[in-house]
RNA sequence: ACCCGAUAAAGGCAAACCUAUCGAAAGGUGGGGACGCAAAGCCACGAGUCUUAGUAGUGAAUACCACUAAAGAUAGUCGGGCCGCCGAA
Repeated sequence: ACCCGAUAAAGGCAAACCUAUCGAAAGGUGGGGACGCAAAGCCACGAGUCUUAGUAGUGAAUACCACUAAAGAUAGUCGGGCCGCCGAA
């Protein structure tokens, strides 16, 4: 230094749920709260999953509706990239 990861120490994060708020929604953020987490720190690059208000296309055509594109979300789904605390075996 790398791998690795303990009934160690110091510190950290915070699921569900409740609440306020933003959003059409998925979901985000603040507060409460802890199921868990050694990257549960950061990045939507690949895959997955979720959403469909508006936009475009297709379903002959208007409306409705459906699908697709596109857009959005998820880093606590997996892979990848970047960075990082501690040190028993």
Molecule: c-di-GMP-I riboswitch aptamer
Organism: Thermincola ferriacetica